[in-house]
RNA sequence: AUCUUAUUAAGAACGGCGAAGGGAACAGGCCCAUAGAUGCCGUAGCAACCGAUUCCGGAUUCGGGAUGUCAGGUGCUAAAUCCUGCCUCCGGAUAUUCGGAGGAAAAAUGAGAU
Numbered sequence: 001a002u003c004u005u006a007u008u009a010a011g012a013a014c015g016g017c018g019a020a021g022g023g024a025a026c027a028g029g030c031c032c033a034u035a036g037a038u039g040c041c042g043u044a045g046c047a048a049c050c051g052a053u054u055c056c057g058g059a060u061u062c063g064g065g066a067u068g069u070c071a072g073g074u075g076c077u078a079a080a081u082c083c084u085g086c087c088u089c090c091g092g093a094u095a096u097u098c099g100g101a102g103g104a105a106a107a108a109u110g111a112g113a114u
Base pairs, nucleotide, nucleotide: 001114002113003112004111005110006109007108008107013043014042015041016040017039021032022031023030026085027084028083029082044077045076046075049073050072051070052069053068054065055064056063057062081106086103087102088101089100090099091098092097
């Protein structure tokens, strides 16, 4: 980097450096930001995907535990993945919009494979 798969409305901040843009890309919207954002580093924290451990079922492989326990490997710590964009359905208005539900696409993260 590509493929497969699971999850994505919960949760968690301070300090230092630094400097003008930033919220993945494009468009629209809405936000954050010189009262210093985004980013990087340190510390602290959140979570529990992988991992470890324990119990139960089933019987060696697996499944589950009303928040089982821990926190070693990742990850994360503004806003739903900030929202919308494409498709289907429903409803209200009207010939293009508004609201709702589901799905797709894209993205992020984990795990596995190449």